[in-house]
Order: sequence, then structure tokens, then C1' cells
RNA sequence: GUCAAUGUAGCUCAGUGGUAGAGCAGGCGUUUCAUAAGCGCCCGGUCGCAGGUUCAAAUCCUGCCAUUGACA
Repeated sequence: GUCAAUGUAGCUCAGUGGUAGAGCAGGCGUUUCAUAAGCGCCCGGUCGCAGGUUCAAAUCCUGCCAUUGACA
């Protein structure tokens, strides 16, 4: 330099056009003599950035950025 993949909560990941979710982590409660485990509730998001398409975009298109891989 060329090509491809990935980018969503603190972490690991779902979500392939119609209200952004789960598990773990964190907080509170319950339970226990106590701790852990369990159970319930809560908190937490500019969906990498910018633009375009659409009534409507995390999702489709374009460019850019970052990471990873392949080739040279």
C1' cells in the first nucleotide's frame, strides 16, 4: 500500500428497518448467629465519528478513525 472482519452499558456479547437488551460487575433489600451462595429490585448507552437514503436507521449506503487478520 491492497483486501476483509470487528467497533453496542465498567467487562463479555445479543439485537439484520418500527420503544436498545442479557449475563457478569456495582448499589439496595431479603435470607443467615455471621459470611458466601441464592432470590427480588435498582443503577448504568451520543449504538466509534461525520454525512446520505427512508415516514422511521444500532441495522442499509458513502467517507473517516481505531483494533485484528491476510496479501504485498
About this RNA
This is a predicted structure of a 72-nucleotide RNA (transfer RNA) from a Candidatus Harrisonbacteria bacterium. It matches the Rfam family "tRNA". The family's RNA type in Rfam is transfer RNA. The organism belongs to Candidatus Harrisoniibacteriota, within Bacteria.